[in-house]
RNA sequence: AGAGUUUGAUCCUGGCUCAGGAUAAACGCUGGCGGCGUGCACGAGACAUGCAAGUCGAACGAGUGACUCGGGCUUGCUCGAGUCGCGAGUGGCGGACGGCUGAGUAACGCGUAGGUGACCUACCCCGAAGUGGGGAAUAACUGCCCGAAAGGGUGGCUAAUACCGCAUGUGGUCGCACGUUCAAUUGUGCGAGUAAAGCCGCAAGGCGCUUCGGGAGGGGCCUGCGUCCGAUUAGCUCGUUGGUGGGGUAACGGCUCACCAAGGCGACGAUCGGUAGGUGGUCUGAGAGGACGAUCACCCAGACUGGGACUGAGACACGGCCCAGACUCCUACGGGAGGCAGCAGUCGGGAAUUUUGCUCAAUGGGCGAAAGCCUGAAGCAGCAACGCCGCGUGAGGGAUGAAGGCCUUCGGGUUGUAAACCUCUUUUGUCAGGGACGAUAAUGACGGUACCUGGCGAAUAAGCCACGGCUAACUACGUGCCAGCAGCCGCGGUAAUACGUAGGUGGCAAGCGUUGUCCGGAUUUACUGGGCGUAAAGAGCGCGCAGGCGGUCAAAUAAGUCGAAUGUGAAAGCCCCCGGCUCAACUGGGGAGGGUCAUUCGAUACUGUUCGACUCGAAGGCAGGAGAGGGAAGCGGAAUUCCCGGUGUAGUGGUGAAAUGCGUAGAUAUCGGGAGGAACACCAGUGGCGAAGGCGGCUUUCUGGCCUGUUCUUGACGCUGAGGCGCGAAAGCCAGGGGAGCAAACGGGAUUAGAUACCCCGGUAGUCCUGGCUGUAAACGAUGGACACUAGGUGUUGGUGGUAUCAACCCCACCAGUGCCGUAGCUAACGCAUUAAGUGUCCCGCCUGGGGAGUACGGCCGCAAGGCUAAAACUCAAAGGAAUUGACGGGGGCCCGCACAAGCAGCGGAGCGUGGGGUUUAAUUCGAUGCGACGCGAAGAACCUUACCAGGGCUUGACAUGGUCAGGACGCCGGCGGAAACGUCGGUUCCCCGCAAGGGGCCUGAUCACAGGUGUUGCAUGGCUGUCGUCAGCUCGUGUCGUGAGAUGUUGGGUUAAGUCCCGCAACGAGCGCAACCCCUGUCUUUAGUUGCUAACAGGUCAAGCUGAGCGCUCUAAAGAGACUGCCGGUGAAAAACCGGAGGAAGGUGGGGAUGACGUCAAGUCCUCAUGGCCUUUAUGUCCAGGGCUACACACGUACUACAAUGGCCGGUACAAAGAGUCGCAAACCCGCGAGGGGGAGCCAAUCUCAAAAAGCCGGUCUCAGUUCGGAUUGGAGUCUGCAACUCGACUCCAUGAAGCUGGAAUCGCUAGUAAUCGCUGAUCAGCAAGCAGCGGUGAAUACGUUCCCGGGCCUUGUACACACCGCCCGUCACAUCACGAAAGCCAGUUGUACUAGAAGCCGGUGAUUCAACCGUAAGGAGAUAGCCGUCCAAGGUAUGACUGGUGAUUGGGGUGAAGUCGUAACAAGGUA
Repeated sequence: AGAGUUUGAUCCUGGCUCAGGAUAAACGCUGGCGGCGUGCACGAGACAUGCAAGUCGAACGAGUGACUCGGGCUUGCUCGAGUCGCGAGUGGCGGACGGCUGAGUAACGCGUAGGUGACCUACCCCGAAGUGGGGAAUAACUGCCCGAAAGGGUGGCUAAUACCGCAUGUGGUCGCACGUUCAAUUGUGCGAGUAAAGCCGCAAGGCGCUUCGGGAGGGGCCUGCGUCCGAUUAGCUCGUUGGUGGGGUAACGGCUCACCAAGGCGACGAUCGGUAGGUGGUCUGAGAGGACGAUCACCCAGACUGGGACUGAGACACGGCCCAGACUCCUACGGGAGGCAGCAGUCGGGAAUUUUGCUCAAUGGGCGAAAGCCUGAAGCAGCAACGCCGCGUGAGGGAUGAAGGCCUUCGGGUUGUAAACCUCUUUUGUCAGGGACGAUAAUGACGGUACCUGGCGAAUAAGCCACGGCUAACUACGUGCCAGCAGCCGCGGUAAUACGUAGGUGGCAAGCGUUGUCCGGAUUUACUGGGCGUAAAGAGCGCGCAGGCGGUCAAAUAAGUCGAAUGUGAAAGCCCCCGGCUCAACUGGGGAGGGUCAUUCGAUACUGUUCGACUCGAAGGCAGGAGAGGGAAGCGGAAUUCCCGGUGUAGUGGUGAAAUGCGUAGAUAUCGGGAGGAACACCAGUGGCGAAGGCGGCUUUCUGGCCUGUUCUUGACGCUGAGGCGCGAAAGCCAGGGGAGCAAACGGGAUUAGAUACCCCGGUAGUCCUGGCUGUAAACGAUGGACACUAGGUGUUGGUGGUAUCAACCCCACCAGUGCCGUAGCUAACGCAUUAAGUGUCCCGCCUGGGGAGUACGGCCGCAAGGCUAAAACUCAAAGGAAUUGACGGGGGCCCGCACAAGCAGCGGAGCGUGGGGUUUAAUUCGAUGCGACGCGAAGAACCUUACCAGGGCUUGACAUGGUCAGGACGCCGGCGGAAACGUCGGUUCCCCGCAAGGGGCCUGAUCACAGGUGUUGCAUGGCUGUCGUCAGCUCGUGUCGUGAGAUGUUGGGUUAAGUCCCGCAACGAGCGCAACCCCUGUCUUUAGUUGCUAACAGGUCAAGCUGAGCGCUCUAAAGAGACUGCCGGUGAAAAACCGGAGGAAGGUGGGGAUGACGUCAAGUCCUCAUGGCCUUUAUGUCCAGGGCUACACACGUACUACAAUGGCCGGUACAAAGAGUCGCAAACCCGCGAGGGGGAGCCAAUCUCAAAAAGCCGGUCUCAGUUCGGAUUGGAGUCUGCAACUCGACUCCAUGAAGCUGGAAUCGCUAGUAAUCGCUGAUCAGCAAGCAGCGGUGAAUACGUUCCCGGGCCUUGUACACACCGCCCGUCACAUCACGAAAGCCAGUUGUACUAGAAGCCGGUGAUUCAACCGUAAGGAGAUAGCCGUCCAAGGUAUGACUGGUGAUUGGGGUGAAGUCGUAACAAGGUA
């Protein structure tokens, strides 16, 4: 510090996710040791048991134990005194600290800085003064009584440092007087009233006590500033705000009360609601920030819930009291007791949090004179890997690279120096010995601990997670969209580095992962540090209060600002330095740092404030100017419609085509007259005006704004603008008018599968006017307002000036508007560019992923419709912007092709052949399926082929290689069973080398490795092939342009069959394609001349190149020539090229073939072959015979033959090319009607044979008919091949003689030696051809042309497509599921108001009851008090609101879901933009 994820790719926007750190954690797996820390976050839920606050006998009186002394004496009892203990009670001090918790609290609660001149303070310290003399009670104890208990009542006795008078009065308090201070205070004088306690000690003395002053420490109260979220909480408040007076308090104060005034708070957020203890700090972060507030420290608050006071220096009191409530316990039912949010512990809750431990040794606290006692504070130990830190599980050597595991291309690799083995060490462990610091003379829970020494022995000690990318780390097997994984993207549908396991590897390590939470990354709330034309985002527009900001010059001030000093910012923590535990964690000491803080002093540039001035901002005056700016009134013509009349006759109107409609009752058309409403042609213009919405005939009137000139006036008067107020298209609403045309709704006609639409005929609201409401629009420049600055060019509107002119125009310049182009700059790009989206300043509004949703709820507005404000649950990993390349379009342009058109012949109908589908079957083997499967693989299924079926056999196998063992030639012959394969029996029998032993070859049997598979996967593959398409395209290097994908080149102007060529051009070149080179064919030449040929010569035959001879010709087959737009004319750009012509056998590629770019279709083929993986192994292999592939209700493809006279039949007769042939072609000749048979010459073929070419031509016949057409089908008889023609061959003859008379919708081929037609040959092959591959014969018609159909090429355009239109995608309905809203209500909580009620208690009143102290001899008094009354008041009750939550029949929309239904709305002109 970044990374992954939207796309085919790119840039941007934007969200989601990850890597880091942290944790009071929990869970899973695992677990050796030590140190230091930490440990109920939930139920402030309930608590058994024990302990956590007592102490003082030197305050006091009883009691009691022991001991000593003394007395009485019944010598073991009693009395007295003393000493030392125990100890209930009275009394004192302490239980207000310490410890726990965070419920409440948004507050002077906390933090920080101050104030207190408005206060208190026990114990402690310092100082001053005093401590005299009396009195009356009471608990304990005891008698009696009540009670179950808790406890209580009453009589009696008694002490004090308990209580009460009196005296004294330093002092303090109060009053008065005079001074003092700003105020508080304070001084002097006088007067009133006001205190005490003793104990210990032989003593000295000590400890106390009282009054006062001061201190220290502690506290109370007050103030400035800071301190969470919500405005879908906007108004709150009656002791409320202030005053006067009384009361109250330690003290100020409405703290409280009476009276008076009517205030106080709030947009700088009151009130209300939600949440929350605050802080030092902790975590994170570069920082600014953000989140948090465990442990430790400070403050606050609470102590079962609510209320209350008492005591006290201090409390409204955790382990005190009273009352009410809930709960628990005891009970004799009458009544009582209790409060772990102290330490342990229990139950419960929860994902989850410890021992009912030791000690007061240390530190600290309470009491005490002290000893000491108490102390779950504390110090320690225990439990828990909960965290941090440290250590260990060994070290060195060790290659045969052991074994085992895993992988493997079977060679090996890896685990791996790892192990074994050798040597060594002993941290840890264990045993033994010594043994602390913490403690000063003593006292040690920890603890025989830390630590030290010695012995033993590698001994006691390694796991967890991950390994597709992010992200370090890969293979095998299993699984087969299953099981599962997953943080995001995403893996898994038979070869998964992503699931599970194993091996290996990576990471961390006594831990490792997961989950939760926080910060970071996230500049993704942007102060540092973001944006708003199109990505989310400028309010529809203006006016304007508050607020924010504000021109020039000078002065004053010092609030902001800056500097310095002082104070403070506790300690701990963080950082730095030094030190202590062996190191570290931990810890001690020192330093630094930290505030928008307070006070004082200083500076004065800037901002503020005050004062003075200025004119350039702003406004005004004067002089001109343009304009659909606004309101009102009046007027005008054209047109539509309607009415009246005339002319006139059969249609009109409307559409893609029609129909509805109108019209013989006279329409449409046309002429004249009239009525009425609405809108204003031309002018008219990226022209004008207005803030926007918007404004358009003419005239008058009222009125707003703007521009120019002048520089006359004021003198910053300005800009923006939350709230607020106003304006605001269309539609809509209310009331009243008006209504010609148009026209939602509605009716009808069409279209259509449907058509609640598009089209047509009608037609009502409405559109118009007046008044009122609504307040929204793609209210758009999708661009808030103001000011300043920053190249230009060119239009246009208004004005002015200059120059020129007789004048106008033109020209130049300035101001104000309105357009276009463009530099810098900006922008993701597109684009913007003085009218900024540039550079800056100021102010306002708005945005923060998509959906849910501009929706719900609440509030405000509205008559309603609805508007404004505006969420959440849930869900997705995207949604989006701009641009790129493609593809596509019922977008455009250009061009081509038997693509259409023009023609010829077919197919689709019939019969038959063949192939496929379907069906059938034991099997009808398999593959191929639009074009580009279907006479295709198959160039040929009777057996074989054959892969299929049923059956019979074999199991190292029908076939290959190797090892071991045994035997032997292999084999041949024969018998039996059998359909055969096979089984079984019998007979016969080796070769080579070597002297030999033995070895080798071959074969058989057994056995082990293995063979075999037309089994599967063509979606794992190679190879081969089809197709677009013989279409003209497809790319690269360098350069240039672009952030980039990419572009350019390859586009453009011409031209071509062609990216063919030329020209131009930020391109220049190149490659694969095109063309050419190759083959056949067309002309000629040369060479060659047999098996070919025969002109001349000769011979010769029935005939014949048959023979001699020849190579001239044909031909054969090799080499050449020839054609190149080369020549001429025209067109064109002086090009390329095109058109015409000449010559030529051939002319513009002469004709035909071979040749198939980059790629596309996961196209086809695992059944040609090869091949990975999987499967099979007495079978999915192999052998055999038989069957099947040949089935048959059907529909399809492709051929053949026909339907006839351009024909059929009969007879005669002519002319090819290209091929094949020895397991072959086979002549002559003979036989047969024929297929064929016999026969065998010749031929390994320019020699012989197949071989007859057929259509044609000549002659004859048939005469339009289901025929002398057509030949299917069937019967009979045969031939041939073959082991074998039944299923299931071909052919022949005789007989039979079906459908069919030219074929619906639709559809195929062909542009010349082509179509059509005619026959011939070959491959395969024993046989089988209507198929296929070739060959020649005869031999046409037509093409105006490119509008349309199909396919293709180039350019361009749109796109929401990229699996690319067979694309994408919307809504209803149906089903499932999830969350939410509404809902008659129901339930609960919080809270307000009113009334009621009124415990305990303080206060007040009363007090006839009661009472020791004082007065009084006494009666009585003073004073106090029970009781009663009153104010206040908690719980409670009644009534009625508000808010929140839960639930609710039913209901509403929303989200999600694999293949559901209906349509086709959107994306292309998406078929009605």